[in-house]
RNA sequence: UCGUGCUAGACGGGGAACUGGCGGUGCCCUGUACCCGCAAUCCGCCAUAGCGGGGUCGAAUCCCUCCCCGAGGGUAGGCUCAUCCGAUUCUGCCGGGGUCAAACGGCGUUGAAGACCGGGUCCUGCGCGGCAGGAGCCUCCGAACCCCGCCAGGUCCGGGAGGAAGCAACGGUAAGGAGUCACUUUUGGGCGUCGCAGGGGCACCUGGUCGGAGCUGGGUGGCUCAGGCAAGGCGGGUGGUGUGACUCGACGGGAGGGUGCACGA
Repeated sequence: UCGUGCUAGACGGGGAACUGGCGGUGCCCUGUACCCGCAAUCCGCCAUAGCGGGGUCGAAUCCCUCCCCGAGGGUAGGCUCAUCCGAUUCUGCCGGGGUCAAACGGCGUUGAAGACCGGGUCCUGCGCGGCAGGAGCCUCCGAACCCCGCCAGGUCCGGGAGGAAGCAACGGUAAGGAGUCACUUUUGGGCGUCGCAGGGGCACCUGGUCGGAGCUGGGUGGCUCAGGCAAGGCGGGUGGUGUGACUCGACGGGAGGGUGCACGA
């Protein structure tokens, strides 16, 4: 140096949770790197830390150590963001009140503000008028007979002359019905540029007396007062986004080192 057969070792790893601690089953991240049985109100071990059984490779590209990269996870919480609640008014907006300033407009010596008196609008009552209804008056219709007048025919009395009662028709009317301009009377009302009286009296309109020069309008600007709305800011809560810190860390890359045994040539 080569060949053969063995041994150590390897045949996934990591995170959180659980655990006195370690590993596994389960969850999550990577990734593809044996099989069977046990196992989360757990299963098996003890710093030599899964147990039991079987299989492959086997001392180096594969085992071990260190370094780099870094998926992913965890911790409290620095910064930041989002959302919910709260109070307040430092900021903003909306409209309102007061005051000041300048300019403008309207009224005013044909009389402002202010004060006083009267009247009206208002309420009630009465009157008048009007509207609506009723009744009367007026006109018409309207009674076979038990309404009137006049009574043909016919009937009755009479010797006769003549007389009597009287239906129908005609005329008129009662009860009742229909109509109606005006007239009379009666009833009613959130009918009235009406009249009288009483009441009321903030406001508005109007007349007069006193008075003797102001009264008033909107907008602009400044100051100020309180109200409302929502946002920012403030405080608190919740869950996190992003980033930073700490921590664990797969896959991958690199370097170095460590390491057998036996036999044969």

The RNA shown here (Bacterial large signal recognition particle RNA) has 265 nucleotides and comes from an Anaerolineae bacterium. It matches the Rfam family "Bacterial large signal recognition particle RNA". Rfam classes the family as a non-coding RNA gene. The literature on the family includes a 2003 paper in Nucleic Acids Res by Rosenblad et al., "SRPDB: Signal Recognition Particle Database". Of the family's consensus pairs, 83% are formed in the model. The sequence is in RNAcentral, with records from ENA. The gene name in the source record is ffs. Lineage of the source: Bacteria > Bacillati > Chloroflexota > Anaerolineae.